[in-house]
């Protein structure tokens, strides 16, 4: 110690990407009461105006001045008194001299990867003002120089002081030199003895004292100690780059010498040739370091704001001065770079102090109060200074704490949304009652902080706190609401506009845009955004991996490293255990304590996992030294191998040549061609050249480290193994660099070249065919010697040890047993295979050859793609190799297994699915529906099977939805509605009727105007009208929102649950397997047993039969009657008619099968294996078909997209296809004669019959006809005869004229029918293609829905009635099994390159520009250091002086030296015209490489 979202159809698993958390010196959006503690330029170490931020001391000194006083003169004035002057004191001021500070305090992090920092030591190599202790001192003497002053020219004259500065004396004592003693390994330490050398303020105050002087304080000089601060070294620690692998001349070391407070190449002379470096020098990039801060369970990551230490800086570079201390933030010089004043001669400056101001930025305060306190400097002290620091003031920037009210209170108000129209919800929430007063607000009181006898002293502040007063009044946002996540509704919008953290939302019902209500989260704050940690076990040290997912190096040798058997001793480096000192403080935990509580503040502990020293301890590891032998090597004794090397032979085959025989083709392929061949091929015999390569043996057989290795025979030569135990004694393993070997192609030099063959070349193949196929044919293949170094170099498995069931092959060698031997059996060791527990694994799979359990070593991985690619380095002759990145880009790539699906996979079955047959389409001519076309409009749906004689079982108006064109508008329909109206008139309904008019309709007129109740006033119910408003209509849309309904796989045999079993899981078994069936039908077996929906039976028609019933049906037998007929009587016997029932179940015999299911034949039956044919249609598929048949969400239309009339259109017509009629003829066609169905229909009908017409039809007109009764209605095909004689016909009937009939308001556009005439095409049908297995095809007629009329369509009914089926090879469709898959929208799938476009980022490029760092040489400020030093010169010597001397020193030279400037190089970055290849982008081209045997197996 918590995980979850995203890869798939689903699943495990690998792996990335994304989230939830907490923290910020943050910023931004919206909002915003009040307090306490904090915290506040992260960018431009960019530039800066103003003010401030270091002074102080008069008790160190001289001069000055201001005041006061006291004294004195003077002047003025009677005097108070003013005033001027000196002198003194006394208090002040502050320029100069001189002292201390000014190196603190305060700011920043640019440098800076280094002893800078942290830790831990060390200074025996070191210095320290002040401060404190001790000890010893303070004697004598001197000359400036400034402030002043003259000058206004000079580095000018002149005067002065001091605790300023010189000189002397004195040393307790230090130092140097030269002894001497002790101690110590030394370095050194201590005592001591000579020489030499080194100090001061006799200051100042203050008190005493006549004075000399004494005394206090503070200072002053040496000297030792101490405390504090600093310097210097050392051990360990401290980022990223090896595409930075070698660096180094003061460089390393040594000696002399200088220099420093101190050691030191820190400098110098000379001398050696050294020092660092894979334990990462050197280069480059970054970066101030801790204490801690932030996350994390912890390790660990990340950070280095505020607060503490360290460091390093101060415009930018360089340099010293001073001084204890700096090479100095607010000093000085010098250079540069900006910026300011200037009289143009010159001169000033340096906020990365505090404030503040441009600037830059996403972004960071006020030119505030005060020394009252903490602390600093200075003075004895009083004080003075102190932008340190205390305080205040802006900012919600953080953290904490408060509060915006409280209790009641349901007509559950009003308003809002939503609503299924009842209601729900905001909701006790509001209003109202009834409190309370915390902040806020007004007035009163009013601190601590003040220490230091007393007194005085407070920015903050009239603040904190305390009290009272009033009033519910002044004080709530923000984000979210698909999952992940806690929270849904309606409206707008429609792939837009927009969200979007990852997944994804939006293309008309969006919980995902945008607004509302509503909820839900946190609250004076909430959200974005940014970084860090976490989650990431996603760098795995705690804690991963590497057969197939990302990863074992191609293989060996072997360096340096790491690891290492038994045992004995020692040591104590690691270890491990006590003591110390350290790890500042702060912060962190604990546990008090103080602010009303917290945040903060504070007190004690802990704790800081470390380091250092130091005492132990001695198993383990190391380290020394001794023995042992089993690891490992050596010997001896054998066998076995395609191991290597070389040289030498063989013998079949191909191919050439050379001759002999032969004669016309060979050869080659799917088929074929080019090719050879009458100049003699192939084929065949015989000589003979030549080069490769070794049939049989040969085996998951053998060998080697791997690539590899195959005919003998021989030379040399390696490694394994098997036996023995004679030999060393751990010599071993492993293996970073490093050496080596290393298939094939390739590469160079010379040689060979049969046969095969890249390039090529011709010949097929195609749409093409730069391919697969064919004919030929160079380099290569072969040797010799070099190079190349990489393959899917695989076992996709690094090496070495040990340890962990078995079983069975095989090769090598060995024992044993057993035999007379030989085999057989047993069994060991090594190598090579299978299968197979345990484990292991995501599975698949591995399993003593391990992928199992351990240990040791190297290799190597960390998302996919850009890419093994660019750029640098190495190698190479090249070709390329090895090493090996980045920006940009995806939300997934990927593995294993899984369940479909699909294969130009495979096994098995199956069906008019092929065959086998009959018959048709396709060609004709009309019919019919379709598409196209055309129009005002040709209304609208159906489109492969499963749209096209379908919707439509019937468009002349109706239908009708189209279209022109005219009306109506609460509507042609329906529910409400409230008031008038309905009689005298007018208006109004319905009739009737006038005019317009195409009609609808619009204006007239004419009669009528009703029921029920009544108190006759009136009311009620209906109707009818006009109204307005709800609505009403809509064959508009969307079948991709639906519901119901149908098609279609397919009347295919599928298709699923429960329980159990397996498997982490998706699933799996069952359902598979053996037979068998039409069938998942049944049988047997089986980790399964069972059940459901599908089969199949039950159900209808038919096929036999019994029985029952006989009209409207039937007549056998009796009678009657007609020309005759069941016509009548009778009768139900048969037919039939319709009701129950019987029959067929592999039930029965044989075989066959497995003693099975179940097939085969066969009796018997009318029928026999499902008797025929019907209804009967699983789970699901096609977003499959219908909003136009209904019926319904949305959305449109509302004097129109509604409803209404007219009239047109659906009937168009260069054309294309479907589906049908007729037909092309003799099996015919025509004429007359003649036979025998069955279903079904009929009252607004079917109509006999009877006349009239050539005929459709017409005028009558019966029926016991609403049907087993009448009607329709003559069934045709057939037969029996006659013609007709193969021809565009006596085939065939289109078109077309002319006369008629029927429905019907109406027949033109647009019906049927008839007659009379007219006589097209057409002679059996290309490619292809349909339909049918028996009472079927084909043929032949009926009949019926539709319907005023109108059928070659459709649905039904009978009739006469075949022909084939060897069989499942192909074709299609479908079932089960299995197999591969990169598909799953599932093959109409998925995908792979080039081209063209548009964008991006990145590589080469002539060159251009820049920036850093070092090289070399040039110039050389300022300074220090060294030289000179004729100029200049108080102190101190000589000398009376004058003067010289010693020193000092301007100047001038030298080394060194910044900036600068010159130059070739290196190295970052920018840019560049062209050019490279990448990546991304809904519908571009071209072609199909991969994925299935991907149609030539794929890959390296």
């Nucleotide at each position: 110690a918590a995980g979850a979202g995203u890869u798939u159809g689903a699943u495990c698993c690998u792996g990335g990407c994304u989230c939830a958390g907490g923290a910020c010196u943050a910023a931004c959006g919206c909002u915003g009461g009040c307090g306490g503690c904090g915290u506040g330029c992260c960018u431009a170490a960019c530039a800066c105006a103003u003010g401030c931020a270091a002074g102080u001391c008069g008790a160190a000194c001289g001069a000055g001045u201001u005041g006061u006083u006291u004294a004195u003169a003077g002047u003025a004035g009677c005097a108070a008194u003013a005033u001027u002057a000196c002198a003194a004191a006394c208090a002040g001021c502050a320029a100069g001299u001189g002292g201390c500070g000014a190196a603190c305090g305060g700011g920043u992090g640019a440098g800076u990867a280094a002893c800078a920092c942290g830790u831990a030591g060390a200074u025996a190599a070191u210095c320290u003002g002040c401060c404190u202790u001790u000890c010893a001192g303070a004697c004598g003497g001197g000359g400036a120089c400034a402030a002043c002053u003259c000058u206004a020219c000079u580095u000018g004259u002149g005067c002065u002081a001091a605790u300023a500065c010189c000189c002397g004396a004195u040393g307790a004592g230090a130092c140097u030199a030269c002894g001497g003693g002790a101690g110590g390994g030394g370095a050194c330490u201590u005592c001591u003895g000579u020489a030499g050398c080194c100090a001061a303020a006799a200051g100042u105050g203050g008190g005493g004292g006549c004075a000399a002087c004494c005394u206090c304080a503070c200072g002053c000089u040496g000297a030792a100690a101490g405390a504090u601060g600093a310097g210097u070294c050392u051990g360990c620690g401290u980022c990223c780059u090896a595409u930075c692998a070698g660096c180094u001349a003061g460089u390393u070391g040594g000696u002399g010498g200088g220099g420093u407070a101190a050691u030191g190449g820190c400098c110098u002379a000379c001398c050696a040739a050294g020092g660092c470096g894979a334990c990462g020098a050197u280069g480059g990039g970054u970066a101030g370091c801790u204490g801690g801060u932030c996350u994390g369970a912890g390790a660990g990551g990340a950070u280095g704001a505020u607060c503490a230490g360290c460091c390093a800086c101060a415009c930018u570079g360089g340099a010293a001065c001073u001084g204890a201390g700096a090479c100095a933030c607010g000093g000085u010089c010098c250079a540069g770079a900006c910026u300011c004043c200037u009289a143009c001669g010159g001169g000033a400056g340096g906020c990365a102090g505090c404030a503040g101001u441009g600037g830059g930025g996403a972004a960071u305060u006020u030119u505030g109060c005060g020394c009252a306190a903490u602390g600093g400097g200075c003075g004895a002290a009083a004080g003075c200074c102190u932008g340190a620091c205390g305080c205040a003031g802006c900012a919600a920037c953080g953290c904490c704490g408060c509060g915006u009210g409280a209790g009641u209170g349901a007509u559950g108000a009003a308003g809002g949304u939503c609503u299924u129209c009842g209601g729900a919800u905001c909701g006790u929430a509001a209003a109202a009652c009834u409190c309370u007063g915390u902040c806020u607000u007004u007035g009163g009181g009013g601190a601590c902080g003040a220490a230091c006898a007393a007194g005085g002293u407070g920015a903050c502040g009239g603040u904190a706190c305390c009290c009272a007063a009033g009033g519910a009044g002044g004080a709530a946002g923000c984000c979210a609401c698909g999952g992940c996540u806690a929270a849904c509704u309606a409206c707008g919008u429609g792939c837009c506009a927009g969200c979007a953290g990852c997944c994804g939302c939006g293309g008309u019902a969006a919980u995902a845009c945008g607004u509302a209500g509503g909820u839900g989260g946190c609250g004076a704050g909430c959200g974005u955004u940014g970084u860090c940690c976490g989650g990431a076990a996603u760098u795995a040290c705690u804690g991963g991996g590497c057969g197939u997912a990302a990863a074992g190096g191609g293989c060996g040798c072997g360096u340096a490293g790491g690891c290492g058997g038994c045992u004995c001793u020692u040591u104590a480096a690691g270890u491990c255990a006590g003591a110390u000192g350290u790890g500042a403080a702060a912060a962190c935990c604990c546990a008090g304590g103080g602010c009303u509580u917290a945040a903060c503040c504070u007190u004690g502990g802990g704790a800081g996992u470390g380091c250092a020293u130091u005492u132990g301890a001695a198993a383990c590891u190391g380290a020394a030294g001794g023995g042992c032998u089993c690891g490992a090597g050596u010997g001896c004794a054998g066998g076995a191998g395609a191991g290597g090397u070389a040289a030498g032979u063989g013998g079949a085959a191909u191919u050439c040549c050379u001759a002999g025989u032969g004669u016309a083709g060979c050869g080659g392929u799917g088929a074929a061609a080019u090719g050879c061949g009458u100049a003699g091929a192939u084929a065949u015999u015989a000589g003979g050249a030549g080069g490769a390569a070794c049939a049989c043996c040969a085996g998951u057989g053998g060998c080697g480290a791997a690539g590899g290795c195959g005919a003998c025979u021989u030379u040399c030569u390696g490694g394994a193994c098997u036996g023995u135990a004679a030999c060393u004694g751990a010599c071993g393993c492993u293996g970073a660099g490093g050496c080596g070997c290393g298939a094939a192609a390739g590469c160079g030099u010379g040689g060979g070249g049969a046969g095969c063959a890249a390039a090529c070349a011709g010949g097929a193949u195609u749409a093409g065919a730069u391919a697969c196929c064919c004919u030929g044919g160079u380099a290569g293949u072969c040797c010799a010697c070099g190079c190349u170094g990489u393959a899917a170099a695989c076992g996709a498995u690094g090496a070495g040890u040990g340890c962990u069931a078995g079983g069975u092959g095989u090769a090598g060698a060995g024992g044993g047993u057993a035999u007379c031997g030989a085999c057989c059996c047993c069994u060991u060791c090594u190598g090579u295979g299978c299968c197979g527990c345990a484990g292991u694994u995501a599975a698949c799979a591995c399993a003593a050859u391990a992928a199992g359990c351990a240990c040791u070593c190297c290799g190597c991985c960390u998302g996919g793609g850009g890419a093994g690619u660019a750029c640098g380095g190495c190698c190479g002759c090249a070709a390329g190799g090895u090493u090996g990145a980045a920006a940009c880009u995806c939300a997934a790539a990927g593995g294993a297994a899984u369940u479909g699906a699909c294969g130009g996979g495979g096994g098995c079955c199956c069906g008019c699915a092929c065959a086998a047959g009959c018959g048709g389409u396709g060609g004709a001519g009309c019919a019919u529906g379709u598409g196209g076309u055309u129009u005002a409009a040709u209304u609208c749906g159906a489109c492969g099977c499963a749209a096209c004689g379908c919707g439509a079982a019937g468009a002349a108006c109706c239908u009708u939805a189209c279209c022109a064109g005219g009306g109506c508008u609460u509507g042609a329909c329906a529910u409400g509605c409230a008031g008038g109206u309905g009689a005298a008139u007018a208006a109004g309904c319905a009739c009737c009727u006038a005019a317009g008019g195409a009609a609808a309709c619009u204006u007239g007129g004419g009669a009528g105007u009703g029921c029920c109740c009544u108190u006759c006033g009136g009311g009620g119910a209906g109707c009818g009208u006009a109204g307005a408003g709800a609505c009403a209509g809509g064959u508009g849309g969307u079948g991709c929102a639906u519901g119901g309904u149908u098609g279609u796989c397919g009347u295919c045999a599928g298709c699923u649950c429960g329980u159990g079993u397996c498997g982490u899981g998706a699933g799996a078994u069952g359902u598979u397997g053996g037979g068998u069936u039409a069938a998942g039908u049944c049988c047997c077996g089986c980790a399964a047993c069972g059940a459901g929906c599908g089969c199949a039976a039950c159900c209808c028609c038919u096929g036999u039969g019994u029985u029952u019933a006989g009209u409207u049906g039937c007549u056998a037998a009796c009678g009657c009657g007609u020309a005759g007929u069941g016509g009548c009587g009778a009768g139900c016997a048969c037919u039939c008619u319709a009701g129950a029932c019987a029959g067929a179940c592999u039930g029965c015999c044989g075989g066959u099968g497995a003693u099975a299911a179940a097939c085969c034949g066969g009796a018997g039956g009318a029928a026999g294996g499902u008797g025929g044919g019907g209804a009967u249609g699983a789970c699901g598929u096609c977003a499959a078909a219908u909003c136009a048949u209904c019926a319904u969400g949305c959305c449109c239309c509302u004097u129109a997209u509604g409803u209404u009339c007219u009239g047109g259109g659906c009937u168009a017509c260069a054309c294309a296809c479907g589906u049908g009629c007729u037909a092309c003829a003799a099996u015919g066609g025509c004429c007359g004669g003649u036979a025998c169905a069955a279903a079904g229909g009929g009252c607004a009908g079917c109509u006999a019959c009877c006349a009239g017409g050539u005929g459709a039809c017409u005028g009558g007109g019966a029926g016991c006809c609403a049907a087993a009764a009448c009607c329709g209605a003559c069934a045709a095909a057939g037969u029996a005869c006659g013609u007709c004689u193969c021809a565009g016909u006596u085939c065939g009937g289109a078109u077309u004229g002319c006369a008629g009939g029927c429905u019907g308001c109406a027949a033109c556009u647009c019906g049927c029918c008839u007659g009379c005439a007219u006589g097209a095409a057409g002679u059996c049908g290309g490619a292809a293609u349909c339909g049918c297995u028996a009472g079927u095809a084909a043929u032949c007629g009926c009949a019926g829905g539709u319907c005023a009329g109108c059928a070659u369509a459709c649905u039904g009914c009978g009739g006469u009635g075949a022909a084939u089926a060897c069989g499942u090879u192909c074709c299609c469709g479908g079932g089960c099994c299995u197999u591969g898959u990169a598909c799953a929208c599932a093959c109409c799938g998925c995908c792979c390159g080039u081209c063209a476009c548009a964008c991006c980022a990145c590589g080469a490029a002539a060159g251009u520009c820049u920036g850093c760092a070092a090289c070399a040489c040039c110039c050389g400020a300022a300074g220090c250091c060294g030289g000179u030093g004729a100029g200049g010169u108080a102190a101190c010597c000589c000398g009376u002086a004058a003067g010289g001397g010693a020193g000092c020193u301007a100047g001038c030279c030298g080394u060194c030296g910044a900036a600068g400037g010159u130059g070739g190089g290196g190295u970052u970055g920018g840019u560049a015209a062209u050019u490279g290849g990448g990546g991304u982008g809904a519908a571009g081209u071209c072609g199909u490489a991969a994925c299935a045997a991907g149609g030539u197996a794929a890959c390296c």

Predicted 3D model of a 1500-nucleotide RNA (small-subunit ribosomal RNA) from an uncultured bacterium.
Its Rfam family is "Bacterial small subunit ribosomal RNA".